[in-house]
RNA sequence: CACUCAUCGAGACCGGCUGAGGGAUAAGGCCCUUCGACGCCGGGGCAACCGUCGGAUAACCGACAUGGUGCCAACUCCUGCGGCCAGGGGCCGACAGAUGAGCG
Numbered sequence: 001c002a003c004u005c006a007u008c009g010a011g012a013c014c015g016g017c018u019g020a021g022g023g024a025u026a027a028g029g030c031c032c033u034u035c036g037a038c039g040c041c042g043g044g045g046c047a048a049c050c051g052u053c054g055g056a057u058a059a060c061c062g063a064c065a066u067g068g069u070g071c072c073a074a075c076u077c078c079u080g081c082g083g084c085c086a087g088g089g090g091c092c093g094a095c096a097g098a099u100g101a102g103c104g
Base pairs, nucleotide, nucleotide: 001104003102004101005100006099007098008097013043014042015041016040017039021032022031023030027079028078029077044072045071046070049068050067051064052063053062054061055060076096081093082092083091084090085089
C1' cells in the first nucleotide's frame, strides 16, 4: 500500500512548547479557536479489537487490563449518493473514512 472481515449515537484532562488556523475528501452548513485551537512533548485517563483466564461449543458470554494497538469536542459534527415515506424533513442503505485483526 492492496484485499477480506468486524465495529464506529457510550467513554476519557492536566501541564510545557509553538503561534493561526482546525474539524479526512469537492462543495454547503455548523462548530472549535489569541480566554491559545490544530500540532509536538511529558504525565494522566477511557475503552476492550488483539491478548490471558473461565464458560459455552455455529455465530458467542463473562472476567482481567501486565502486553500489542487505539482513542481522550460535537453521531464518522450534519448534509452531500441511492431508495422509501411524501417533503422546513424522517427512515433505510451505499460510497468514502477511522480503528483493529488476518492475509499478500
Molecule: SAM riboswitch aptamer (S box leader)
Organism: Gammaproteobacteria bacterium